[in-house]
């Protein structure tokens, strides 16, 4: 320098252009003499940024920023 792929919840991750979800964790609560293990209920998002298309964008386009892998 050039291809290509990733960014969404404290963490792994999901999400046909039409309401942003799971687990796991956080906090309550049953259960225990307590804890932990089980059960339960609830929390929790500027979807990297900055613009474009659209009636509507996480999801298309375009341009940066981080990472990452390959080529020189």
């Nucleotide at each position: 320098g050039g291809g290509c792929g990733u960014a969404u919840a404290g963490c792994u991750c999901a999400a046909u252009g039409g309401c942003a979800g799971a687990g796991c964790g956080c906090c309550g609560g049953c259960c225990u003499c307590a804890u932990a293990a089980g059960c339960u209920g609830u929390u929790g998002g500027u979807u990297c940024c900055a613009g474009g298309u659209u009636c509507g964008a996480g999801c298309c386009c375009u341009g940066g920023u981080a990472c990452g892998c390959c080529c020189a």
Model confidence (mean pLDDT): 83 of 100. A computed fold for a 72-nucleotide RNA from a Chloroflexota bacterium, annotated as transfer RNA. RNAcentral holds the sequence, with entries from ENA. Its Rfam family is "tRNA". Rfam classes the family as a transfer RNA.